[in-house]
RNA sequence: UCUUAUCAAGAGUGAUGGAGGGAAUAGGCCCGACGAAGUCCAGCAACCUAUACUAGAUAGGUGCUAAAUCCUACUUAUGGAAACAUAAGAAAGAUAAGA
Numbered sequence: 001u002c003u004u005a006u007c008a009a010g011a012g013u014g015a016u017g018g019a020g021g022g023a024a025u026a027g028g029c030c031c032g033a034c035g036a037a038g039u040c041c042a043g044c045a046a047c048c049u050a051u052a053c054u055a056g057a058u059a060g061g062u063g064c065u066a067a068a069u070c071c072u073a074c075u076u077a078u079g080g081a082a083a084c085a086u087a088a089g090a091a092a093g094a095u096a097a098g099a
Stems, first nucleotide, its partner, number of pairs: 001099007012041001014040003020031003025073004042065003047061004069092001074089006
């Protein structure tokens, strides 16, 4: 980089740390000194492997633990004078497996 699947469920009153964070751009809206990111521990889940034999979470490889992938951006349909709203899809992104 490409392919496939999933992305409205679930999971912290912990320790450490000490000011940022919610992918990027733009707009919005939020989280954060009642403690952000990161790290450790804990937990959730069940994509892959093993075990097992189609049920579960035992072991391993990942992943995840505010808000729908926090919302919108592009296209189409419907409604509307418009702003915009709703729905479907696309794009972008995340994770897993494969190439």
Molecule: SAM riboswitch aptamer (S box leader)
Organism: uncultured Terrisporobacter sp.